[in-house]
Overview:
Transfer RNA from Parcubacteria group bacterium CG1_02_50_68, 73 nucleotides, folded computationally. The coordinates come from a structure-prediction model, not an experiment, and the mean pLDDT is 82. RNAcentral records the identical sequence in 7 taxa. Lineage of the source: Bacteria > Bacteria candidate phyla. Its Rfam family is "tRNA". The sequence is in RNAcentral, with records from ENA.
């Protein structure tokens, strides 16, 4: 050099044919208990890798890069 695949919350991951971004875990309140811990209830936290295109409307389609990762020279 060629071609997959994958990048979405601190971490693991969904996002069903383009139509207001979620869930577990932690992390932070509370509740329980003398006190922890475990059980429960709840906030928060995201310019959905970047930059263009396309559409009324984009994580989703298109196009170039940046990263990791596999395979093949």
């Nucleotide at each position: 050099g060629c071609g997959a695949g994958c990048g979405u919350a601190g971490c693991u991951c969904a996002g069903u044919u383009g139509g207001u971004a979620g869930a577990g875990c932690a992390u932070c309140c509370g509740c329980c208990u003398g006190a922890u811990a475990c059980g429960c209830g709840g906030c928060a936290g995201g310019u959905c890798g970047a930059a263009g295109g396309u559409u009324c409307g984009a994580c989703u389609c298109c196009u170039u890069c940046c990263g990791c990762u596999c395979g093949c020279a």